[in-house]
RNA sequence: GGAUAUUUAGCUCAGCUGGGAGAGCAUCUGUUUGACGUACAGAAGGUCGGGGGUUCGAUCCCCUCAGUAUCCA
Numbered sequence: 001g002g003a004u005a006u007u008u009a010g011c012u013c014a015g016c017u018g019g020g021a022g023a024g025c026a027u028c029u030g031u032u033u034g035a036c037g038u039a040c041a042g043a044a045g046g047u048c049g050g051g052g053g054u055u056c057g058a059u060c061c062c063c064u065c066a067g068u069a070u071c072c073a
Base pairs, nucleotide, nucleotide: 001072002071003070004069005068006067007066010025011024012023013022019056027043028042029041030040031039049065050064051063052062053061
């Protein structure tokens, strides 16, 4: 330099054919316990990597930039 994949919550990842962003773990609160843990209930946490475009409407489609991984040279 070229090709492919990938970027979504603190972490690991879903998100179908474009139609109101989610799960598990972790964190916090409450109940339970003599206490811790477990269990149960609830809560908080997101410019969906940045920018632009298409569309009534974009995590999803298109362009561009950046990060990461693999391969080729």
Molecule: transfer RNA
Organism: Bacilli bacterium